[in-house]
Context: one part of a larger RNA
């Protein structure tokens, strides 16, 4: 000086309480685990592994297993001889790489050659093999908590110690007073980016108030209104009161779109865990080199008595069908998005092909409202699973895809034991669209608006977890 205490003091977080909505029971998706197999490729592991690398495994990815094939090699550079093609097409064997065949088939040139390929040799290429306890980089975590340090001084033999402690105060080592200190760096804050106000510039492809016109902002015209997107402005405890130490602050007030960080995003200090990744890349050593390397076809990665996470759909009447009507925001589009129309019981799907490289066209809402019916039943609730019949993408849907109709519904499931998550305001609960990957395949992931709460009593008594001061210590 830290570390630790079933020591103590002070303070803070949805850390408890107060409340809402769950998970843990059922069903399915999905990840693990464990068993199983020829393989079930490999990593994550308490919080900080388990819808996680994977923003999407039918072939390919692919690394795994079986089997067939290759040995200067699928890929790179060089060097020496040999050769002229390299590639397309066709034939024929084969699973298929691949082999044979036939026909076609270089450029430049000072004619010496080069270039570029192919063949042999020889240096070497290879490795998703080890090792993350040998390493760059890069994440995770405590934690956006509020701390970790330096110079000079000064105290102490020194190890260090003060500054960083004390009274206050704040979201903050925020900031004020005091102080053997005095200053100063990383961190906080603020500077950036979205949003909330109005204003002043612009007026298409956006928009219509008044004029005209129209089936329609359909034209004509307007810039007033939205919106759009660029500039500045607006908030600073600036103003007034109490209180407070003449402080910092704090609590009520006015004005004001917005008040005390407005609300959001981005941003992560010294460091801890030998934390996670040699499988993203990069790299030491090692190990391997007719293989641990490459190339192919099938299989696996989808298995399945069980176990755990995460999710998603229900158990209904705040709720199911049935019909008719309504409103959005971000986003993507050319091998692309695809309107009307028509096939088709519907819808998926097909025909179609207007318009649109996009404020213009197209994808493009649902819950909500209104009418009707169902009348509390394992039901018109609920959909497992399974039987038929299509239908798409794609060489290929058996092992293994999406989706539609028809039947099945005597599949479970009537709100769910101990224990347990989240969440404080446009949230939580719910309700649909979008992206991204992508041929196809979304309950997952990122995002976006539509409707919308309940409670917070606090001198914090108790759980977890942080910070600060002080104390004990046979521990470092």
């Nucleotide at each position: 000086u830290g570390a630790c205490g079933g020591g103590g003091g002070c303070c803070c977080g949805c850390a408890c309480a107060a409340g809402c909505a769950g998970u843990g029971g059922a069903g399915u998706a999905u990840g693990u685990g464990g068993u199983u197999u020829a393989a079930u490729u490999c990593g994550a592991a308490g919080c900080a592994a388990c819808g996680c690398g994977a923003a999407g495994a039918a072939c390919c990815u692919u690394a795994c297993c079986a089997g067939g094939g290759c040995u200067u090699g699928a890929c790179a550079u060089a060097u020496a001889c040999a050769g002229g093609a390299a590639u397309a097409u066709a034939u024929a064997a084969g699973a298929g790489a691949u082999u044979a065949u036939a026909u076609a088939g270089c450029u430049c040139u000072a004619c010496g050659g080069a270039g570029u390929c192919u063949g042999u040799a020889u240096a070497c290429a290879g490795g998703u093999g080890g090792u993350g306890c040998a390493u760059g980089g890069u994440u995770g975590u405590c934690g956006u908590c509020a701390g970790c340090u330096c110079g000079u001084g000064u105290c102490g033999u020194g190890a260090g110690a003060u500054g960083u402690u004390g009274g206050g105060u704040u979201a903050a080592g925020u900031c004020c007073c005091g102080u053997a200190a005095c200053g100063a760096g990383c961190g906080c804050a603020a500077c950036c980016c979205c949003u909330a106000u109005g204003g002043c510039u612009a007026g298409u492809u956006g928009c219509u108030a008044a004029c005209a016109u129209u089936a329609a902002g359909u034209u004509g015209a307007g810039g007033a209104c939205u919106c759009u997107a660029g500039c500045a402005a607006g908030a600073c405890u600036g103003c007034c009161g109490u209180u407070g130490u003449u402080a910092a602050a704090a609590c009520g007030g006015a004005g004001g779109a917005a008040g005390g960080u407005g609300g959001g995003g981005a941003c992560g200090a010294c460091g801890u865990c030998a934390a996670a990744u040699c499988a993203u890349c990069a790299u030491g050593c090692c190990c391997u080199u007719u293989a641990u390397g490459u190339c192919c076809u099938g299989g696996g990665c989808u298995a399945c008595a069980c176990a755990c996470g995460u999710a998603c759909u229900a158990c209904a009447a705040u709720g199911g069908g049935u019909a008719a009507g309504a409103c959005a925001g971000a986003g993507g589009g050319a091998a692309g998005c695809g309107a009307a129309a028509g096939u088709g019981c519907g819808a998926a799907a097909c025909u179609g092909g207007a318009g649109c490289a996009a404020a213009a066209c197209c994808c493009u809402a649902a819950a909500u409202u209104u009418a009707u019916u169902c009348u509390c039943a394992g039901u018109u609730c609920g959909g497992a699973u399974u039987g038929g019949a299509g239908u798409c993408u794609g060489a290929a849907a058996u092992u293994c895809g999406g989706c539609u109709c028809c039947a099945u519904g005597a599949a479970a499931g009537c709100u769910g034991g101990a224990a347990u998550u989240g969440c404080u305001a446009g949230u939580a609960a719910u309700g649909g669209c979008a992206g991204g990957u992508c041929a196809g395949c979304a309950u997952a992931c990122u995002g976006c608006c539509g409707u919308g709460a309940g409670u917070a009593c606090g001198u914090u008594u108790c759980c977890c977890g942080g910070g600060c001061c002080u104390u004990g210590u046979a521990c470092a």